Model confidence (mean pLDDT): 85 of 100. Predicted 3D model of a 682-nucleotide part of an RNA (large-subunit ribosomal RNA, domain II) from a Candidatus Saccharimonadota bacterium. The RNAcentral record of the full RNA draws on ENA.
[in-house]
Context: one part of a larger RNA
RNA sequence: UCCAGCGAGUUAAUUUCAUACGCAAGGUUAAGUCAAAUGACGGAGCCACAGUGAAAGCGAGCCUGAAUAGGGCGAUUUAGUGUAUGGGAUUAGACCCGAAACCGGGUGACCUAACCAUGAGCAGGCUGAAGCUUCUGUAACAGGGAGUGAAGGGCCGAACCGUCGUACGCAGCAAAGUGCUCGGAUGACUUGUGGUUAGAGGUGAAAUGCCAAUCGAACUCGGAGAUAGCUGGUUCUCCUCGAAAUAGCUUUAGGGCUAGCGUCAUGUAGUAGCCAUCAGGGGUAGAGCUCUGUAAAGGACUGGGGGGAGCAAUCCUACCCACCCUUAACAAACUACGAAUACUGGUGGUGUAAUCAUGGCAGUUAGAACGUCGGGGCUAAGCUCGGCGCUCGAAAGGGAAACAGCCCAGACCAUCGUCUAAGGUCCCUAAAUUAAUACUCAGUGGGAAACAAGGUGAGAUUUCUUAAACAGCUAGGAUGUUGGCUUAGAAGCAGCCAUUCAUUUAAAGAGUGCGUAACAGCUCACUAGUCAAGAGAUCUUGCGUGGAAAAUGUAACGGGGCUCAAGUAUUAUACCGAAGACAUGGAUGCAUAAUUUAUUAUGCGUGGUAGAGGAGCGUUCCUCUCUGCAGUGAAGUCGAAUUGUAAAGUUCGGUGGAGCGUGAGGAAGUGAGAAUGCUGGA
Numbered sequence: 001u002c003c004a005g006c007g008a009g010u011u012a013a014u015u016u017c018a019u020a021c022g023c024a025a026g027g028u029u030a031a032g033u034c035a036a037a038u039g040a041c042g043g044a045g046c047c048a049c050a051g052u053g054a055a056a057g058c059g060a061g062c063c064u065g066a067a068u069a070g071g072g073c074g075a076u077u078u079a080g081u082g083u084a085u086g087g088g089a090u091u092a093g094a095c096c097c098g099a100a101a102c103c104g105g106g107u108g109a110c111c112u113a114a115c116c117a118u119g120a121g122c123a124g125g126c127u128g129a130a131g132c133u134u135c136u137g138u139a140a141c142a143g144g145g146a147g148u149g150a151a152g153g154g155c156c157g158a159a160c161c162g163u164c165g166u167a168c169g170c171a172g173c174a175a176a177g178u179g180c181u182c183g184g185a186u187g188a189c190u191u192g193u194g195g196u197u198a199g200a201g202g203u204g205a206a207a208u209g210c211c212a213a214u215c216g217a218a219c220u221c222g223g224a225g226a227u228a229g230c231u232g233g234u235u236c237u238c239c240u241c242g243a244a245a246u247a248g249c250u251u252u253a254g255g256g257c258u259a260g261c262g263u264c265a266u267g268u269a270g271u272a273g274c275c276a277u278c279a280g281g282g283g284u285a286g287a288g289c290u291c292u293g294u295a296a297a298g299g300a301c302u303g304g305g306g307g308g309a310g311c312a313a314u315c316c317u318a319c320c321c322a323c324c325c326u327u328a329a330c331a332a333a334c335u336a337c338g339a340a341u342a343c344u345g346g347u348g349g350u351g352u353a354a355u356c357a358u359g360g361c362a363g364u365u366a367g368a369a370c371g372u373c374g375g376g377g378c379u380a381a382g383c384u385c386g387g388c389g390c391u392c393g394a395a396a397g398g399g400a401a402a403c404a405g406c407c408c409a410g411a412c413c414a415u416c417g418u419c420u421a422a423g424g425u426c427c428c429u430a431a432a433u434u435a436a437u438a439c440u441c442a443g444u445g446g447g448a449a450a451c452a453a454g455g456u457g458a459g460a461u462u463u464c465u466u467a468a469a470c471a472g473c474u475a476g477g478a479u480g481u482u483g484g485c486u487u488a489g490a491a492g493c494a495g496c497c498a499u500u501c502a503u504u505u506a507a508a509g510a511g512u513g514c515g516u517a518a519c520a521g522c523u524c525a526c527u528a529g530u531c532a533a534g535a536g537a538u539c540u541u542g543c544g545u546g547g548a549a550a551a552u553g554u555a556a557c558g559g560g561g562c563u564c565a566a567g568u569a570u571u572a573u574a575c576c577g578a579a580g581a582c583a584u585g586g587a588u589g590c591a592u593a594a595u596u597u598a599u600u601a602u603g604c605g606u607g608g609u610a611g612a613g614g615a616g617c618g619u620u621c622c623u624c625u626c627u628g629c630a631g632u633g634a635a636g637u638c639g640a641a642u643u644g645u646a647a648a649g650u651u652c653g654g655u656g657g658a659g660c661g662u663g664a665g666g667a668a669g670u671g672a673g674a675a676u677g678c679u680g681g682a
Base pairs, nucleotide, nucleotide: 001682002681003680004679005678006677011092012091013090014089015088016087017086018085019084020083021082022081023080026047027046028045032041033040034039051058052057061073062072063071064070095233096232098230102223103222104221105220106219107218113197114196115195116194117193118192119191120190121189122187124156125155126154127152131148132147133146134145135144136143160184161183162182165180166179167178168177199215201211202210203209208217236616237615238614239613240612241611246259247258248257249256250255260364261363262361263360264359265358266357267356271354273350274349275348276347277346278345279344280343286337287335288334292331293330294329296327297326298325299324302322303321304320305319306317307316308315309314367392368391370389371388372387373386374385375384376383397408398407399406412586413585414584415583417582418581419580423576424575425574426560427559428558432573434572435571436570437569438568439567445562451546452545455543456542457541458540459539460538461537462536463535464534472530473529474528475527476526478503479502480501483497484496485495509524513522514521587606588605589604590603591602592601593600594599595598617671619668620667621666622665623664624663626661628660629659636655637654638653639652640651641650642649643648
C1' cells in the first nucleotide's frame, strides 16, 4: 500500500407535536390477583370538565387597588383522553473513537541513590616526612652531616574504576556500543553477598539527578464508558423544496441563546410583488457663500489699537485689526438653494400563493471576489470596515490559452435534429484570406508615467502673397554718433539712463547674435533686384517614436505566423459557436378540468451544499401463506443474457454438495471507502 471481515443516533423513563384508531364531558388504569394462548378482574391514581391569586381564599369571575376607576389573566365560543407509530426535548456514557490529568487501594531499591552489617581486590617502579642511631656542634639546648627508617586523599604506570577528545556506528554488534587517545589507580578508592529507606514519599558532594530501557512527581488495578464548547469518522437508492456566514446579549469572540433566512403541516382576505398615476416628507449629489469657519487680489473711506509730532486741541502714519465695495474660491461635523433614486400612502391595472398567521423540525451566526457609494490606509495592498447590487459559496456548460468570485448562460433523460448568446471566422481550431472607406511602419498591435521631438493623418483660427509672398542667390544695411552716464577702456553689443531722438533714404535698431583689451571684422532685423506660386504661425485631435534594466530558455500575441494585415477606427452582410431556445420521444412534481377513481388532457416546473419533507431497494430473524422449490442438485461462488429511473431483480450455464425462497405482516446487533480505525492475510 492493497484485499477480506468487524466498525458509529441505540435502549429505558418522562414530556411535547403530528398521524392512525377506540371511547367521548368524559378518557384511562398502575401495582397486583385469578386464569393459562395473550383473557378477566383491579378506579388507588393521572389527565380533562373553571378560572384567578404569592397565599388564605373567592369563583364566571379572580387579582391589583382606598375605589363602583383603570389595568392584568380568564368566561361569554366546552374536547378531551387512552393506545400505537413517527419527529423533537429532558435524564441517563446517549452517535463512535481519542486526552493530558485527578482520586483510592496495592506492587516495586535484583536497575539506580544513600546508608548498615560482613567479606574481597589494588603488577611493577619512583620519591624518601617524622622518629631512631651515630658523628659534629653548643655552657646546655638549638643547629648541621651521614646512616637507618618508612610516611603520603605523594609521583609514573597495568589489573580495576571511569569516559576529556576524535573517528566509526545511526533499521547499529549495541534502545548509548567499538577503535585510538585520555582521567583516577592506598583512597572522600573499587567491589561481592545480605539488609534498610516508597510515591502528598524516598535518596541526592544538587544535575530536578535517580527510584527496574518510565520521573517537575514510578508502576499497577479500580472510580471509569472521567471530562473534551476540540480534531477525526459516521455505511443503500430515488424524488420535491432549499439556506446562512447577519443583529442583539454572552468570562463572549473557532461555543451558545433569541431574532433573521430554509422546510413541512394547517388556515388565510385579489394578500405580497410588479407597472402606471396622484400625493407626501427629506437636506444627500450638485450648487452656493446669507450664517459658521478657511482663504486670494484690488479699492475706498470710517472706527479702534500701536508708533511719531505737539502744552493741548489736533495732525501724520510704507504698522495691526474690524467694517464697507468690486473680482474670484474652499468645507463630513457651513446652507438664504437643491435633484435623480430610494421610502411611505391613495387609486387603477396585473397577479395559480411568491404574502401573512399558528404549530413541528432544522441548519447557519469563520465568508470570498467583482461593480458602485463612502470611512481607515499612502484616492497602497489578492488590505481593512460599512451601504447597494451581482456571482461563487451550494453551479455544471460556452468564452477569457490555462484561471471558485469576470463575460454569456442556469445541466430531468435521449437524438450523427434546427437557431442563437458571449466570443469568434489565415493555420493549429468549428466558421470570411468577406465587402466599403480611412489610419498605422512602430511587429505599434502583443506591458508602463512625467517629460521630449520639423514622425504622420484630420480639423480650426490667423498672417503674407502675380501691387510677386516664403526659401535661395546678387547688392545695400548709411549719417549726427564713439547717444548720455559709468569706466583704465565701454565706440550698436560689461552695466545704468531714455517720449531709443533725428537726418539721408528703396532700406538700414542709438542695434539680433559671433567677435575685440577697446576699436576693427563677420552677421541679423530692414530694403532693392533675380526667380515664379504658394508660404508661415498658433490651437484642437487620430495613430505612431523615445523615455523602457534581472536573474534555468525565446518568455510582456497561447503558438505558427501577420504589414492596401491575420493591426487599428467606422460601417455592412454571411457563417461558426453552449448542457441556452426550439423540435421529436420519454420520465417526474404541482395546479386546474374531466371523469371510467386511476387514468386522460392542458398549463407551469424538475442545478444544488448545510438542512426539511416524501417514496422505495436490500440484509438477519419471527408469524401466517404458497399442500412453494430442492441429490432429476439448495445456499454460496464464477460468467453470460435480460428487466427496472436507482437501490436492485430474474433467467441460463459452470462450480458447489444441503438446504432455500414467494406473498402479507412484525422485530432489528440492517447496508462502509475513508476514523494516523481494529483483526487477519498478501
It matches the Rfam family "Bacterial large subunit ribosomal RNA". Its family is annotated with ribosome and structural constituent of ribosome in the Gene Ontology.